[in-house]
RNA sequence: AAAGUAGGAGGAACAGUCGCGCUUUAAACUAUGAUUUAAAGUGAGGAAAGUCCGAGCUCCACAGAAUCAAGGCGCCCGGUAACACCGGGGCGGAGUGAUCCGACGGAAAGUGCCACAGAAACUAUACCGCCCGCCGUAGGUGGGUAAGGGUGAAAUCGUAGUGUAAGAGACUACGGCUGUCGACGGUAACACCGGCAGCGGGCAAACCCCGCCUGGAGCAAGGCCAAAUAGGAGAAGAGGGGCUGAUUCGUCCCGAUACUAUUCUCGGGUAGGCCGCACGAACAGUCGGGCAACCGGCUGUCAAGAUAGAUGGCUGUUGGUCCCGCCGCUGCGGGAUUACAGAACUCGGCUUACUUCCUGCUUUCCAA
Numbered sequence: 001a002a003a004g005u006a007g008g009a010g011g012a013a014c015a016g017u018c019g020c021g022c023u024u025u026a027a028a029c030u031a032u033g034a035u036u037u038a039a040a041g042u043g044a045g046g047a048a049a050g051u052c053c054g055a056g057c058u059c060c061a062c063a064g065a066a067u068c069a070a071g072g073c074g075c076c077c078g079g080u081a082a083c084a085c086c087g088g089g090g091c092g093g094a095g096u097g098a099u100c101c102g103a104c105g106g107a108a109a110g111u112g113c114c115a116c117a118g119a120a121a122c123u124a125u126a127c128c129g130c131c132c133g134c135c136g137u138a139g140g141u142g143g144g145u146a147a148g149g150g151u152g153a154a155a156u157c158g159u160a161g162u163g164u165a166a167g168a169g170a171c172u173a174c175g176g177c178u179g180u181c182g183a184c185g186g187u188a189a190c191a192c193c194g195g196c197a198g199c200g201g202g203c204a205a206a207c208c209c210c211g212c213c214u215g216g217a218g219c220a221a222g223g224c225c226a227a228a229u230a231g232g233a234g235a236a237g238a239g240g241g242g243c244u245g246a247u248u249c250g251u252c253c254c255g256a257u258a259c260u261a262u263u264c265u266c267g268g269g270u271a272g273g274c275c276g277c278a279c280g281a282a283c284a285g286u287c288g289g290g291c292a293a294c295c296g297g298c299u300g301u302c303a304a305g306a307u308a309g310a311u312g313g314c315u316g317u318u319g320g321u322c323c324c325g326c327c328g329c330u331g332c333g334g335g336a337u338u339a340c341a342g343a344a345c346u347c348g349g350c351u352u353a354c355u356u357c358c359u360g361c362u363u364u365c366c367a368a
Stems, first nucleotide, its partner, number of pairs: 001364010012318007020043009029033001045340001049351002052349005057218004070214005075089005090104001091102004105209002110207002112203003127149002129145007157175006176199007185190001222275004232266005239254005282301008319338008
């Protein structure tokens, strides 16, 4: 320097101007309101996203546990409120390497499946070949064999030897793998050593078996307040309206002895409003413990809450990145660009989208 690999940090800043939501204070009113005006304060993210996991919270169900069903999870230890998440480790696999990937219990309980090719994909079997017998001669036939060839992703443990007609774990030596027992190391997964038995192909993200976990629905949860109109229940119930200075007097109109007109009260639901809803598994700093995830102590802070949905637009300056020109100090000038995206009950994760910068490590090449 190039290529790669792992991780971290940030997600522009300031000023002016025009606006928006919320909170507090003050004022205004034919209107007392989700009202208007003014001032001050405050106002998105690293992913607010996908809604894929795990929780809080709420209502419903059960109110004791177990069993069954259905679904999920599945190496070990630790972390956590919990997790399918995170950290460390083991084993297996990929890579020259840094490093990365793994639903990673059981196929020796049972069932099932294994395309094509191939004799055969597992109660076994034989295409070519090899060997023996017979026929008798480009061969056929009966038997033996599984060394060699061939097929396939995968073919009955590998190599050498003994053995044999030819062969074969048939036997021997060495090695490999599986199970089991013992010893030793480790918290454990597991590793290593030795003895014994064995050599049984794969698939469980096929059924299944084993172990563990799980009630359902979701803030449109749920709770409270509550118009107008209509209808429901209860009570009162003969008057009501206009003219007129007049509630009493006069006059006109309407209605009437009815479970009527009218009036009052109560309760349910709707529109609408309020709460839930911003103090919490909180955040920041610092110290301590731990390899780490993470945990603990102390100090400080309170930091959006909309409801058709506010958090924005424009201008200027300074940054970042890229390009061009000049100058050759690494500066000046000009231009472009500044992503992904947008809270909606709240947290912890995962995944996905996106921009810039920085650091460690690896491999290769070059120079000293």